[in-house]
RNA sequence: AACUCAUCGAGACCGGCUGAGGGAAAGGCCCAAAGAAGCCGGGGCAACCUGCAGAACUAACCAUUCUGGCAAGGUGCCAACUCCUGCGGAGUGCAUGUCACUUCCGAUAGAUGAGUG
Numbered sequence: 001a002a003c004u005c006a007u008c009g010a011g012a013c014c015g016g017c018u019g020a021g022g023g024a025a026a027g028g029c030c031c032a033a034a035g036a037a038g039c040c041g042g043g044g045c046a047a048c049c050u051g052c053a054g055a056a057c058u059a060a061c062c063a064u065u066c067u068g069g070c071a072a073g074g075u076g077c078c079a080a081c082u083c084c085u086g087c088g089g090a091g092u093g094c095a096u097g098u099c100a101c102u103u104c105c106g107a108u109a110g111a112u113g114a115g116u117g
Base pairs, nucleotide, nucleotide: 002116003115004114005113006112007111008110013042014041015040016039017038021031022030023029026085027084028083043078044077045076048074049073050071051070052069053067054066055065056064082109087106088105089104090103091101092100093099094097
């Protein structure tokens, strides 16, 4: 590289350097000299892994599972639902179509974590 599993409508920004892009890609729609991206410093959010506590199970322990539990060591994140859409199905509308709406479900793609490798 690739594969597997889980989650993705919540939450959380200041300063310095610098100076034109950024929101994955395409199409939209946005953000941006009242300063984008990046780097540095500080702050914060959250709770995937981790540690701890409690409970279930057990004769007991281990393991495992659970908790609107606690902490915050490893990651991650801090405009807009993953910003929206693309594919399939359901629903609704009437102008009955290679239609519209974009309400719901799923798929694809992507992101993050954990594991395999």